About this RNA: Transfer RNA from a Bacillales bacterium, 74 nucleotides, folded computationally. Rfam family: tRNA. The family's RNA type in Rfam is transfer RNA. Lineage of the source: Bacteria > Bacillati > Bacillota > Bacilli > Caryophanales.
């Protein structure tokens, strides 16, 4: 130098164009004598930048950071 494949909440993860599922963790509330159990509730700049579309986590370029493999010096 080239390639692949990954980036989504504090943490795990789904979503393959049509406006982000659960799961957990903290926070709030219900139960409770106080809890712990349990059951509600609430929590998103989809790494970043640009394009393409009526509409982009999604598709298309460039970046960035990670994990791998190739080839080259040494």
């Nucleotide at each position: 130098g080239g390639a692949g494949c990954c980036a989504u909440a504090g943490c795990c993860a789904a979503g393959u164009g049509g406006u982000a599922a659960g799961g957990u963790a903290c926070g709030g509330g219900a139960c409770u004598g106080c809890a712990a159990c349990u059951c509600c509730c609430u929590c998103a700049u989809c790494c970043c930048c640009a394009g393409u579309u009526c509409a982009a986590a999604u598709c298309u370029g460039g970046g960035u950071g990670g994990c791998u493999c190739c080839u080259c010096c040494a």